[in-house]
Molecule: transfer RNA
Organism: Candidatus Micrarchaeota archaeon CG1_02_55_22
This record gives sequence, structure tokens and C1' cells, in this order.
RNA sequence: GGGCCCGUAGUCGAGUGGUUAAGACGUUCGCUUCACAUGCGAAAGAUCCGGAGUUCAAUUCUCCGCGGGCCCA
Repeated sequence: GGGCCCGUAGUCGAGUGGUUAAGACGUUCGCUUCACAUGCGAAAGAUCCGGAGUUCAAUUCUCCGCGGGCCCA
């Protein structure tokens, strides 16, 4: 330098045009315990990497950037 793929709570990760964006781990609170762990219940936490475009409507489609991964040279 060329090609392909990915970017969504602290971490992993589902959702692929239409309401309030799943779930797990973690965090916080409560119950249980002498206490801790386990278990049970509840809560908080993501303007979906940035910008532009298409559309009545974009996390989802297109383009440009930024970041990451793999392959080729």
C1' cells in the first nucleotide's frame, strides 16, 4: 500500500428499518448467616465510535473519517 471483517452498559454479547435496545458476569441494596461465601429478591447502569446522506422513521441501509482484528504484498 491492497482486500475482508468488526465497533451496542465496567466486561462479554443478542438485536439488522417502526413501542420502552435482550441476556450473562460485575456493581449497589435487601433477605438468609455470629460473620463470610453460596442462594433468593430488587435496583442502577448503553443519546448503539464521530459526522453526513437515504427514508415519514436509522442501532440497523449508503458514504467519509477514527479505532481494532485477520489475510496478501